[in-house]
Order: sequence, then C1' cells, then structure tokens
RNA sequence: UUUAUCCAGAGUGGCGGAGGGACCGGGCCCGAAGAUGCCACAGCAACCGGCGGCCCGCCGAUAUCGGCGAGGCAAGACCGGUGCUAAUUCCCGCCCCUGGUUCAGGGGAGAGAUGAG
Repeated sequence: UUUAUCCAGAGUGGCGGAGGGACCGGGCCCGAAGAUGCCACAGCAACCGGCGGCCCGCCGAUAUCGGCGAGGCAAGACCGGUGCUAAUUCCCGCCCCUGGUUCAGGGGAGAGAUGAG
C1' cells in the first nucleotide's frame, strides 16, 4: 500500500503495582476484592499453509498399477503460521436519509484492529 472481516465466541495461575479502555474531545465503564501490561498453560475460531480422499487431464506400463498437475469438490481444530480471550472496533463526533427534530433510528465515510498479498 491492496483486499476481506470486525453485533458471535473464548480463563486460570504467576510477575508487577496505578492507572487503563488505539489518537483527540465528550460520555460511559474496568481498576488496591489488584485493572492495563508481561510470562506460562489453557481456550476461542477469522485468515493463510499443510496432510490425505475423490474427480478431471497427461505420461509410462499393460489388466489396472505408478507418476505428474498454478485444475475442481468436500472434511477434521488434525498439524502448523499469525491473531484473539470486559462491555458492538464500549458509544458518539464527519456526510446523507427518515421521523414525533437539543433527540432517535438507518446508511456511508474516516480512523483503528486482524489475516493474506
């Protein structure tokens, strides 16, 4: 930088010790009954890869065996690479539409997170 997804799902222990929930602002929450963060194990299941099965095509062999393939189909958390394990990406902010118009609902964008290239 491109693309897909983001209303579901998933905890125990140890370390540590004050803030944290991506930035900014406004809310609302989590936190000394120890949060955020780090480590270990465990779990969840979004992407990618592998395994092996069948089909198709080609080649060799010749009585159905072997090999090959940027091909097609389907499966198991099986294995691996990441990721994730409070609250919709916790909600809102910018644009558009609708309505009963200090608000509410819906759609989109921006930004962010994750995977793959």
Predicted 3D model of a 117-nucleotide RNA (SAM riboswitch aptamer (S box leader)) from a soil metagenome.